[in-house]
RNA sequence: AUCGAGAAAGGCAAACCCGUCGUGAGGCGGGGACGCAAAGCCUUGGGGACUCAUUCGAGUUAGCCCGGCUACCGAAA
Numbered sequence: 001a002u003c004g005a006g007a008a009a010g011g012c013a014a015a016c017c018c019g020u021c022g023u024g025a026g027g028c029g030g031g032g033a034c035g036c037a038a039a040g041c042c043u044u045g046g047g048g049a050c051u052c053a054u055u056c057g058a059g060u061u062a063g064c065c066c067g068g069c070u071a072c073c074g075a076a077a
Base pairs, nucleotide, nucleotide: 002077003074004073011036012035016031017030018029019028020027021026034063040069041068042067045066046065047064048061049060050059051058052057
């Protein structure tokens, strides 16, 4: 470095509910845990899916996949 243990410490938080913002997909805060070894960051890297009152446009999704950057712990191999 690869890797990821029926290991430890620590972390994140789907659905759903409440509040709030948005036309919407959805975002944010609180509760809550289905899961996650990058479920940390990037959509100004590529593709997919989704939305729209003004659809040759503008958006959402990094918890859809690939990719880029960074990072905690540590057995086996």

The RNA shown here (c-di-GMP-I-GGC riboswitch aptamer) has 77 nucleotides and comes from a Chloroflexota bacterium.
Rfam family: c-di-GMP-I-GGC riboswitch aptamer. Its family is annotated with cyclic-di-GMP binding in the Gene Ontology.
Taxonomically the source falls in Chloroflexota (Bacteria, Bacillati).